[in-house]
RNA sequence: AGAGUUUGAUCCUGGCUCAGGACGAACGCUGGCGGCGCACCUAAGACAUGCAAGUCGGACGAGAGCGCAAGCUCUAGUGGCGGACGGGUGAGUAACACGUGGAGGAUCUGCCCCGCGGUGGGGGAUACCGGCGGGAAACCGCCGUUAAGACCGCAUACGCCCGGUUCCAUAGCGGGGGCCGGGGAAAUGCGCGAGCAGCCGUGGGAGGACUCCGCGGCGGAUUAGCUAGUUGGUGGGGUAGCGGCCCACCAAGGCCGCGAUCCGUAGCUGGUCUGAGAGGACGGCCAGCCACACCGGGACUGAGAGACGGCCCGGACUCCUACGGGAGGCAGCAGUUAGGGAACUUUCACACUGGGCGCAAGCCUGAUGGAGUGACGCCGCGUGCGGGAGGAAGGCCUUCGGGUCGUAAACCGCUUUUGCGGGGGACGAGGGAGACGGUACCCCGCGAAGAAGCCCCGGCUAACUACGUGCCAGCAGCCGCGGUAAUACGUAGGGGGCGAGCGUUGUCCGGAAUCACUGGGCGUAAAGCGCGCGUAGGCGGGCGCCUACAUCCACUGUCAAAGCCCCGGGCUCAACCCGGGGAGGCCGGUGGCGAUGGGGGGCCUGGAGGAUGGCAGAGGCAGGCGGAAGUCCCGAAGUAGUGGUGAAAUGCGUAGAGAUCGGGAGGAACACCGGAGGCGCAGGCGGCCUGCUGGGCCAUGGCUGACGCUGAGGCGCGAAAGCUAGGGGAGCGAACGGAAUUAGAUACUCCGGUAGUCCUAGCCGUAAACGAUGGGCACCAGGGACGGGGGGACUCGACCCCCUCCGUACCGCAGCCAACGCGAGGAGUGCCCCGCCUGGGGAGUACGGCCGCAAGGCUAAAACUCAAAGGAAUUGACGGGGGCCCGCACAAGCAGCGGAGCGUGUGGUUUAAUUCGACGCAACGCGAAGAACCUUACCAGGGCUUGACAGGCGGCCGCUAGCGGUCGAAAGGCCGCGUUCCGAAAGGACGGUCGUACAGGUGUUGCAUGGCUGUCGUCAGCUCGUGCCGUGAGGUGUUGGGUUAAGUCCCGCAACGAGCGCAACCCCCGUGGCCAGUUAGGCUGUCUGGCCAGACUGCCGGGAGGAACCCGGAGGAAGGCGGGGAUGACGUCAAGUCGGCACGGCCCUUAUGCCCUGGGCGACACACACGCUACAAUGGCCGGGACAGCGGGCCGCGAGAGCGCAAGCUGGAGCCAAUCCCUGCAAAGCCGGCCUCAGUUCGGAUUGGGGGCUGCAACUCGCCCCCAUGAAGGCGGAGUUGCUAGUAACCGCCGGUCAGCACACGGCGGUGAAUAUGUACCCGGGCCUUGUACACACCGCCCGUCACACCAUGGGAGCGCGGGGGGCCUGAAGCCGCUGGGCCAACCGGGGGACCGGAGGCCGGUGUCGAGGGCAAAUCGCGUGACUGGGGUGAAGUCGUAACAAGGUAGCCGUACCGGAAGGUGCGGCUG
Repeated sequence: AGAGUUUGAUCCUGGCUCAGGACGAACGCUGGCGGCGCACCUAAGACAUGCAAGUCGGACGAGAGCGCAAGCUCUAGUGGCGGACGGGUGAGUAACACGUGGAGGAUCUGCCCCGCGGUGGGGGAUACCGGCGGGAAACCGCCGUUAAGACCGCAUACGCCCGGUUCCAUAGCGGGGGCCGGGGAAAUGCGCGAGCAGCCGUGGGAGGACUCCGCGGCGGAUUAGCUAGUUGGUGGGGUAGCGGCCCACCAAGGCCGCGAUCCGUAGCUGGUCUGAGAGGACGGCCAGCCACACCGGGACUGAGAGACGGCCCGGACUCCUACGGGAGGCAGCAGUUAGGGAACUUUCACACUGGGCGCAAGCCUGAUGGAGUGACGCCGCGUGCGGGAGGAAGGCCUUCGGGUCGUAAACCGCUUUUGCGGGGGACGAGGGAGACGGUACCCCGCGAAGAAGCCCCGGCUAACUACGUGCCAGCAGCCGCGGUAAUACGUAGGGGGCGAGCGUUGUCCGGAAUCACUGGGCGUAAAGCGCGCGUAGGCGGGCGCCUACAUCCACUGUCAAAGCCCCGGGCUCAACCCGGGGAGGCCGGUGGCGAUGGGGGGCCUGGAGGAUGGCAGAGGCAGGCGGAAGUCCCGAAGUAGUGGUGAAAUGCGUAGAGAUCGGGAGGAACACCGGAGGCGCAGGCGGCCUGCUGGGCCAUGGCUGACGCUGAGGCGCGAAAGCUAGGGGAGCGAACGGAAUUAGAUACUCCGGUAGUCCUAGCCGUAAACGAUGGGCACCAGGGACGGGGGGACUCGACCCCCUCCGUACCGCAGCCAACGCGAGGAGUGCCCCGCCUGGGGAGUACGGCCGCAAGGCUAAAACUCAAAGGAAUUGACGGGGGCCCGCACAAGCAGCGGAGCGUGUGGUUUAAUUCGACGCAACGCGAAGAACCUUACCAGGGCUUGACAGGCGGCCGCUAGCGGUCGAAAGGCCGCGUUCCGAAAGGACGGUCGUACAGGUGUUGCAUGGCUGUCGUCAGCUCGUGCCGUGAGGUGUUGGGUUAAGUCCCGCAACGAGCGCAACCCCCGUGGCCAGUUAGGCUGUCUGGCCAGACUGCCGGGAGGAACCCGGAGGAAGGCGGGGAUGACGUCAAGUCGGCACGGCCCUUAUGCCCUGGGCGACACACACGCUACAAUGGCCGGGACAGCGGGCCGCGAGAGCGCAAGCUGGAGCCAAUCCCUGCAAAGCCGGCCUCAGUUCGGAUUGGGGGCUGCAACUCGCCCCCAUGAAGGCGGAGUUGCUAGUAACCGCCGGUCAGCACACGGCGGUGAAUAUGUACCCGGGCCUUGUACACACCGCCCGUCACACCAUGGGAGCGCGGGGGGCCUGAAGCCGCUGGGCCAACCGGGGGACCGGAGGCCGGUGUCGAGGGCAAAUCGCGUGACUGGGGUGAAGUCGUAACAAGGUAGCCGUACCGGAAGGUGCGGCUG
């Protein structure tokens, strides 16, 4: 630091995903040790049991125990101090709760420290206890006795408090001081004592607490208004204290777009994690603050509490109960239960640190210190180290050679951390006391001994093979793997990573510049509001002056500790811990500077505005006027149609249409001018005239003096459609009716036609309201054009030329952009302000709100789902796009096919088998250039098993071959005869047999392959190097202008060259020559073979560009590649072939191999393909008679001759072939004759009979001949094939295969045409261009309804639960107020006293407030709901074809109507 993923490829946009780090974790597999940390994130659910806060006898009385006593010890109670700390938790809280900085002249403070002063003298009670009584208990009542540092007077008292006065300080205030008056204290205990510990008043301090204020830290606007003690005042109450904190009265305020109120969420911070940082997320442990203590309320005590282990009341729950009443509160430590994916011991000790009490000893302390459980985290250590190749065994792979695990192991040597056993044994405490603990640590002994797993290995991402599986089972973070060779599944071997851990899941940050402050965007990717006016706000020209708010600088305060960073130190290191230092935005204080911004004040004119003079214009509104056209009505004239379309029909017309002329009515729109021209902010605006009215431009530079720009909300304007009311209605025209088209046609076309279109008034408020480009200002090359204005010069001039301002469109430099493109009118460079975007779908939808008469508009989600959706450009392919050009492509023409019969092939069917392959062109007379057996791969049956064939090893035999017999259908079995070669032998060759590895397979995969082939296509194309252009794919070259059969050549050109193709070189034919040769010989010719010549646009004329080249001509056997062949570029079709051959994998192994007999491949109701023969007279038949070429021949061709009607037979001359034969005859053709239009003298199928030939064998199933038979068929529907000249057509001949079999195939010659105006159309192709949503590429893509399945969601009669608030009723405890009732020690008064009265207190009563409860109506949220709405998703369902190519009616936007559905149509708009 990036990477994967949209495409055929590219660039961009953009989302998704991954690699990193972290965690209070959990889960899976695994697990040796230690240290340091951490450990209910869920139910602030409920809790059994024990413990967690007491202490003081030196405050007090009393009791008990011990003691002879002095005295000591214990303690229920009174009293004091402490139970407000410590410990827990995070529910609530969006708040001065927290953080930070300030303020308190508005405050309190026990214990502690410092200072000053005091501590005198009295009084009355009471608990405990005793007695009596009530109660199950908890506990309580009455009477009686008693003490104190408990309680209460009195005295005294300052610098304290109150009032008055005065001085100082202060902006002000309750600050500080003086004087006068008034008021308020106390407690004692211990000690022999010194004294110690206390007590009271007061001042100060330290620490603590309280209050107030500035600033800061969250989500929702689908929460926009909130507020009655509300805001303020006056007076009072209350408090430690300010305050509307509370109350009475008065006023009507206060808060809010800088987000009040409401809703949701949340303890806040130091910090933690991440990050380069800025930031983001988090707030567990530790530390600070807050809040809470079963839920809610309340006060009491106190220095301090509205009190976790106090009290009272209400509520829920649990427990006890004698049913009358009571008790309780683990969010303290352990522990239980519940919940949950999930977290510990009912441990030890007060030895340390700290806390409470105590003079102290000490007591208490689940704070704390330790131990225990848990790899939960971090850190450290170990599971050994060295040697060891016969590279062991074994595993795995293998091309069988080997490779690898692998120095790994064994084996040898060594060590002992850890472990185990034994011994010693701490620090932690200054002093006595050590839970941890016989622990850490040290020493000795033993022995490699007890100690390795987990994940991954397709790319990202480091690590590959085998087997199994066969879109199954499965994997998967994303892309994606798996359908028979899977590095992606499972297993194994091997490898990679980490390691007492490793993976997975979850969460956070990062990567993500993917919310962009640092650091993004908005023409076409998501994104500019339809346009204007303007409020708040933001921003703002030039020059002085003042200020110092911002900003900046210096110093300073603060930013607790811990943490972080640096240095040092302590545990053997580290983690961890200790010490020191540093840093720390912000905030506060003081001082300073004066640039910039702000504020104040003054001036300026350039911004802005105004003035004056001109100018152009479909700018707006209103009124009036006009002509053309169309329609309708009337009249004239006139007759058979008109109208409409691709063609028609509906329609109109003999009741007189249409066409023509005249007259009239009425509505709407304004031809020409008219222009990419003008005007307007946008929507938009078009005849002429008049009135009213808005804006703009130019000139002048006399006026104002920054008056400006933008603009959240707000207000206004706003095409078409649509709505309301009333008019109007010619034409047009949704809907609708009809006619066509069509498979259908709810469309396109046609005939009609209603709303509407028009006017008035009022709504609606949308659009592709577009330049898909918000507004303003400044700056940054130009060029011409058009509209408007001004100026200069020259002029007769409004001509022309030059300069300039404004506007409009085009081109273009720099620059920008992903590209396209933009380019002074920016999409350039900057500044200011507003709006908007953040993946696609769901969805501009639902719900809510606002607006509307409605239609609907504005605002605007989520669940769920996808790995993309997109922009621009590139190369192709395609188009019912365009241009140019080819081809028997069409057309023109000739002959056919498709109909018949037959042959052959194929499909289908049949069959025991009808073996297999080939399937549009490019399978189908194809593999088959020869299926009776063989072939043969198929079927049935009979047989063989080392095999029919190859080669190797080992054992045994020595019988081969052949002949004969027997069984058999044969193969083969059995029997007999027979017997080879080398070697002296052993043995070998050879053969047989047994065994072993192996053979064999036309079994499978042409989608594992080689090779070969078909096809586009003999088409003219396909590429490369270098250069150049482009970010890139890629382009250029190869495009363009010509030309050609051709990327053939020429010219031009950022290209210059080159390669594979084209052409040529090769073969055949055509002319001539030369040489040689064959035929009995010679010559010539012909002929055969070879060599050479000839043709090159060379020559002439014309055209073209002085080119390439084209046209014509001469000469020539031949011209403009002379005809034909061979030759097939890069590639395409997973084209064809595993059955020609080869070959990987898989499969069979007494069979899927091998042999044999017979059958089948030849079946036959059909269908197709290719042929043959015909349908006849251009013919058939008969007779006569003429002319080829290519070829073949020794197991061969076979002459003459003879026989047979013939096929053929006999026979064998000649010929290894320019010699002989096939082939004495080539046929069509020619001559003569018959047939006369007829299913025939056409046609020959079919069948009967008789023969011939081949062959082991013609039944299934060959060919030929003769006789007889004589079928369909009279020229062939839709459609379709070949051919452009020696071609088609017609005619025969030869050959290969082959025993035989040819209508097929390959060749050969003979006769020998017609037509081509031409390129619109069909098919195929080439080049250029255009559009594209296609790229397995139009046989593409793709839309909507319907049907089915699943999922989430809206509505829904309702039903259920919950939240907060207001109203009313009721109202506990308790504080406060009132009180006339009851009771009462001190103190005061009276009285001699008993006692009476007062003050005061308690109780009772009552009132306000008040938790809670109740009633009714609203409101918000959640769940659920028959049914219902759409949506999403789902390999192969239905209907159509809307969109993408002019997508076959260009598409799309808004709106309205209509329709199974996509959609159609109307109106207006856009070009994407």
Molecule: small-subunit ribosomal RNA
Organism: mine metagenome